[in-house]
A computed fold for a 72-nucleotide RNA from Arthrobacter sp. 260, annotated as Fluoride riboswitch aptamer (crcB RNA motif). Lineage of the source: Bacteria > Bacillati > Micrococcales > Micrococcaceae > Arthrobacter. The sequence was found by an Rfam model in a public genome assembly.
């Protein structure tokens, strides 16, 4: 690096993905290999207005977009 085996596998945390940490939720019905209903989640001002305002992390690192400055 390849092959086999065993185990292990939920969600959510205001703007994409991804490692690791970390908090939070974890039920319940049915016609049942689907389905449907909750939780945890969903920013802040202001209340007239098609007002205003910060962020791509819950936090750390990296990649994408955005936006600003410098330099080549």
């Nucleotide at each position: 690096c390849g092959a086999g085996g065993c185990a292990a596998c939920g969600g959510c945390g205001a703007u994409g993905g991804a490692u690791c940490c970390c908090g939070c939720c974890u039920g319940g019905g049915c016609a049942c290999u689907g389905c449907c209903c909750g939780a945890a989640c969903c920013g802040c001002c202001a209340c007239c207005a098609g007002g205003g305002c910060u962020g791509a992390u819950g936090g750390u690192u990296c990649c994408u977009g955005c936006c600003u400055u410098g330099a080549c």